This is a predicted structure of a 471-nucleotide part of an RNA (small-subunit ribosomal RNA, 5' domain) from an uncultured bacterium. RNAcentral holds the full RNA, with entries from Greengenes.

[in-house]
Context: one part of a larger RNA
C1' cells in the first nucleotide's frame, strides 16, 4: 500500500471501484442512423384544404463515439526541434451559379434457386451522370499557349452549389535525446549504403525500378534471444532511489486469423467489401450465413470480479432549414463491506459491591457502575404525511428519491485476532516429545503464561485476521 482472495462476523449512508485468468468459445436482445426543404413511385386516412407509412435512387454520417493490450523495444511513446504536406464540416474575402444530353433503381412483364440471392426486357425522376460554354482564380507548361466548374428547392425568407485566397483547429512526414535484461547472443546487411535518371505518394526519400560505385552498421553493444503497450500519473520513502502503468486523461496498437484493395475529405475500415484459413449454424446437397477485445448475458477458465435494468432529462454526437427521430456514448438505478470516509448499536444515574462465574493463601479477590433499577433521549433503521434543486420558453429517467414534518419505543444493531521475547496483555484446568503450536527464536517427555478449553486482559472495530504482491 492494494482493480486482491481466502477465514470468522457483518447494523445504515455518501464517494468511487468491480474478469488481473483464455485477444478462449458465444444462444438471445439492443450498441448508427437520418433528411420528403433532392427525386420518382406507391399505400393508408380524409372535414378533400391536406395529414401519414413504405420500399428504392440520392446527400451527409458510419473512419467520431465505445472496447481490448494481442502484438510492439519500434520515431510506437515522452520531451525539443524541422519542411518537402493534405484537410470535408467551421469563419472569413473574392467570383460566379449558363445551354444542352442519355441513362437507370423503384415499378411492370417473363423467369432461375430450397434459401442467400438473382437474370432478361420494358417504362421513369433528380442536388445522381455525361457534354458544350465562360473563368476572378487555380493547374500544366514555360511566355506560344494547353487544361479545369456549376444544382437547385421552397411557405420568397433563405438554404444550398462551383471555383479560389486566408484562418483556426486536426492529420500525414523527418530529426536530435531520453527510458528493460542477456555476451552462456559477435559478428550483421544485397535495395544492403550512396549517386543518376525513371515511376510513385498529399509530400521528403530505396517508397519502388533501371544503371552505376562498394558501401552501411557494430564492444558508446551491432544483429540475435527473451519480456513489454508508452506516457501523465499511482505506491513507498526524510530525500535520492525502488517498485508500478487497474480506474481517470493523451497517445500507439488491434478487431475470429493471414492478406488484399474500394470507397472516401478522412480507413486499408470493431458492429463496410474481396480471397485464403480454422471453427459454429442452416440446405431440398446444388449452395448459403456468421464473428460481443461495443452494453447486458451464457459457457468454459480461475483464489477472484456485477443486471439479458431505466432514460434520453442532463452533457456531448449524427442526420435535418426546423419540428423531431437515433445514441448500452452519457446520465441513473441494481449487486458487491472490494476501498476510502461518515454514523450508529444509547445518555444519565445506580453498591446489596446482588445472582452467577473464575481465582484463592477460604480471610476474600476479581468480572464490576458492569447488570438489575430509577431518570430520560431517538441519530439511523422502522411507519405516515410532504416533497425539491438538477431546467426551464416547453421538456425529469433517477424519484414520490435526496430533503423536511410526525409516530413509537432503548426499542432493530458486535465482532474478529491476540495475551513466551520481538509484542500491549496471566492465571487455572486438560494434554504429557502426544495431541498439537510456529513469522523469527523455538515450545510441549506430569505443575506448559508457548498445545485444547475456561475466567481475566490487550488491539482493532463493522469490521478483524490469514495468505499473495510492492516499497
Nucleotide at each position: 500500500a492494494c482493480g486482491a482472495a481466502c477465514g470468522c462476523u457483518g447494523g445504515c449512508g455518501g464517494c468511487a471501484g468491480g474478469c488481473u485468468u483464455a485477444a478462449c468459445a458465444c444462444a438471445u436482445g439492443c450498441a448508427a442512423g437520418u433528411c420528403g426543404a433532392a427525386c420518382g413511385c406507391u399505400c393508408u386516412c380524409u372535414u378533400c384544404g391536406g395529414a401519414g407509412g413504405g420500399a428504392g435512387u440520392g446527400g451527409c454520417g458510419c473512419a467520431c463515439g465505445g472496447g481490448u493490450g494481442a502484438g510492439u523495444a519500434a520515431c510506437a511513446c515522452g520531451u525539443g526541434g524541422g519542411a518537402a504536406c493534405c484537410g470535408a464540416c467551421c469563419c472569413u474575402g473574392a467570383g460566379g451559379u449558363u445551354c444542352g444530353g442519355a441513362a437507370u433503381a423503384a415499378c411492370c412483364g417473363u423467369u432461375g434457386g430450397a434459401a442467400a440471392c438473382g437474370a432478361c426486357g420494358g417504362c421513369u425522376a433528380a442536388u445522381a451522370c455525361c457534354g458544350g460554354a465562360u473563368a476572378u482564380c487555380c493547374c500544366c507548361u514555360a511566355u506560344g499557349g494547353g487544361g479545369g466548374a456549376a444544382a437547385g428547392a421552397u411557405u420568397u425568407a433563405u438554404c444550398g452549389c462551383c471555383u479560389u485566397g486566408g484562418g483556426a483547429c486536426g492529420g500525414g512526414c523527418c530529426c536530435g535525446c531520453g527510458g528493460u535484461c542477456g555476451a552462456u547472443u559477435a559478428g550483421c546487411u544485397u535495395g544492403u549504403u550512396g549517386g543518376u535518371g525513371g515511376g510513385g505518394u498529399a509530400a521528403a526519400g530505396g517508397c519502388u525500378c533501371a544503371c552505376c560505385a562498394a558501401g552501411g552498421c557494430g564492444a558508446c553493444g551491432a544483429u540475435c534471444g527473451a519480456u513489454a503497450g508508452c506516457u501523465g500519473u499511482u505506491c513507498u520513502g526524510a530525500g535520492a532511489g525502488g517498485a508500478u502503468g487497474a480506474u481517470c486523461a493523451g497517445c500507439c496498437a488491434c478487431a475470429c486469423u493471414g492478406g488484399g484493395a474500394c470507397u472516401g475529405a478522412g480507413a486499408c475500415a470493431c458492429g463496410g467489401c474481396c480471397c485464403a484459413g480454422a471453427c459454429u449454424c442452416c440446405u431440398a446437397c446444388g449452395g448459403g450465413a456468421g464473428g460481443c477485445a461495443g452494453c447486458a448475458g451464457u459457457g468454459g477458465g480461475g483464489a477472484a470480479u456485477c443486471u439479458u435494468a431505466g432514460a434520453c432529462a442532463a452533457u456531448g454526437g449524427g442526420g435535418g432549414a426546423a419540428a423531431c427521430c437515433c445514441u448500452g456514448a452519457u446520465c441513473u438505478a441494481g449487486c458487491c463491506a472490494u476501498g476510502c470516509c461518515g454514523c450508529g448499536u444509547g445518555a444519565g444515574u445506580g453498591a446489596c459491591g446482588a445472582a452467577g462465574g473464575u481465582c484463592u493463601u477460604a480471610g476474600g479477590a476479581u468480572c464490576g457502575u458492569a447488570a438489575a433499577g430509577c431518570u430520560c433521549u431517538u441519530u439511523c433503521a422502522a411507519c405516515u404525511g410532504u416533497g425539491a434543486a438538477g431546467a426551464u420558453a416547453a421538456u425529469g429517467a433517477c424519484g414520490g428519491u435526496a430533503g423536511c414534518a410526525g409516530u413509537a419505543g432503548a426499542a432493530g444493531a458486535a465482532a474478529c485476532c491476540c495475551c513466551g521475547g520481538c509484542u500491549a496483555a496471566c492465571u487455572c484446568c486438560g494434554u504429557g516429545c502426544c495431541a498439537g503450536c510456529a513469522g523469527c527464536c523455538g515450545c510441549g517427555g506430569u505443575a506448559a503464561u508457548a498445545c485444547g478449553g475456561a475466567g481475566g486482559g490487550g488491539g482493532u472495530u463493522a469490521g478483524c485476521g490469514u495468505u499473495g504482491u510492492u516499497c